[in-house]
RNA sequence: CGGCGCAUAGUUCAGUUUGGUAGAACGCUUGCUUUGGGAGCAAGAGGUCGCAAGUUCAAAUCCUGCUGCGCCGACCA
Repeated sequence: CGGCGCAUAGUUCAGUUUGGUAGAACGCUUGCUUUGGGAGCAAGAGGUCGCAAGUUCAAAUCCUGCUGCGCCGACCA
């Protein structure tokens, strides 16, 4: 320098193929249960999807650029 992949809730990930109001598990909070804790049950909070711009009635999803991480290749020594 070139190519490819990844970035979504506190954590691990799904959702992208086929654009249509953002989900699961664990964790967290509250309540019930218990002498208390744990376990169990019920409810709830929590992310404008890495950043910016574009297309579209509508973008996590499509196009472009950038950032970070990983892999491969090239070049130099």

Source information
The RNA shown here (transfer RNA) has 77 nucleotides and comes from a Candidatus Woesearchaeota archaeon. Its Rfam family is "tRNA". Rfam classes the family as a transfer RNA. Rfam links the family to the GO term triplet codon-amino acid adaptor activity. Its mean pLDDT, the model's own confidence on a scale to 100, is 81.